This is a predicted structure of a 91-nucleotide RNA (c-di-GMP-I riboswitch aptamer) from a Syntrophobacteraceae bacterium.
RNA sequence: CACCAUAAAAGGCAAACUGCGUGAAAACGCAGGACGCAAAGUUACUGGCCUAAGUUCCGGAGUGCCGGGAUACGGUCGCAGGACUGCUGGG
Numbered sequence: 001c002a003c004c005a006u007a008a009a010a011g012g013c014a015a016a017c018u019g020c021g022u023g024a025a026a027a028c029g030c031a032g033g034a035c036g037c038a039a040a041g042u043u044a045c046u047g048g049c050c051u052a053a054g055u056u057c058c059g060g061a062g063u064g065c066c067g068g069g070a071u072a073c074g075g076u077c078g079c080a081g082g083a084c085u086g087c088u089g090g091g
């Protein structure tokens, strides 16, 4: 140290699911719980994916309402890439 993660030690994180809470939803927070993870640490920068409250368009109704389409300014870093940082051991 920009490479590697077979073994050991110290440890770390925590999917599904359950409870409570937040949210229009996707999803998130806390507690329990472990499927997995050598960056499953941080960051929505690029692409992807999820959602569609609001906005807008179309149709119907005919004030207000109903149905459908588009859309992220909402999410996901445990989808991939990029950026930043880091433990142990090997080399």
Stems, first nucleotide, its partner, number of pairs: 001091001003090003012037002017032006035078001041084003045081003048076003054071007
The sequence was found by an Rfam model in a public genome assembly. The model forms 95% of the base pairs in the Rfam consensus. The coordinates come from a structure-prediction model, not an experiment, and the mean pLDDT is 85.